[in-house]
RNA sequence: UCAAAGCCGUCUGGAGAGCCAUCGCCCCGCGCGAUGCACCGAAGGAGCAAGUCCGCUGCGGGCGCAGCGGAUGAAUCUCUCAGGUACCGAGGACAGGGGGAGCGGC
Numbered sequence: 001u002c003a004a005a006g007c008c009g010u011c012u013g014g015a016g017a018g019c020c021a022u023c024g025c026c027c028c029g030c031g032c033g034a035u036g037c038a039c040c041g042a043a044g045g046a047g048c049a050a051g052u053c054c055g056c057u058g059c060g061g062g063c064g065c066a067g068c069g070g071a072u073g074a075a076u077c078u079c080u081c082a083g084g085u086a087c088c089g090a091g092g093a094c095a096g097g098g099g100g101a102g103c104g105g106c
Stems, first nucleotide, its partner, number of pairs: 001105001007100002010097004018037001020036006038085003044081001045079003051072009
């Protein structure tokens, strides 16, 4: 002196899917709760492909190659546990702005 990436706070943007049915409560507001069916994926969570590594077996003059097993291995993919499904509100992966702490480099 102090980046990029990451971390913390804040501001902004930010999708999808039943104003479903029945019952109950009530402040009588398509409000709240319960049950049931139907749906959504972008809080969170879960799963794994190639590849890589290890082991065993076989082949080979050697480097190795093949098969099997195990480990590792990503998401906006998949699952739909959780969460969510009129407007409003809340939440919201992700993105941008601005700031903070600290590290690294020179």